[in-house]
Molecule: Fluoride riboswitch aptamer (crcB RNA motif)
Organism: Hyphomicrobiaceae bacterium
RNA sequence: AAAGUUCGCGGCGGUGGAGUUCGCCAUCAAUCGCCCCGACGGGCCAAUGACUCCUGGCGAAGC
Numbered sequence: 001a002a003a004g005u006u007c008g009c010g011g012c013g014g015u016g017g018a019g020u021u022c023g024c025c026a027u028c029a030a031u032c033g034c035c036c037c038g039a040c041g042g043g044c045c046a047a048u049g050a051c052u053c054c055u056g057g058c059g060a061a062g063c
Base pairs, nucleotide, nucleotide: 010025011024012023013022016054017053018052019051020050021049033044034043035042036041
């Protein structure tokens, strides 16, 4: 110096905040939804990776 490994911090897991937990990455990274279409373009679900709470949005019912 290069490569590899481990620990801590950190980041990521299709739309916000927080707690817990799981996984992934470690910077040339993890990750950046689905369907139709040659492309252009069009359509659809969801605030979670998972659980819970809060906030926001949409729909229905009751008071």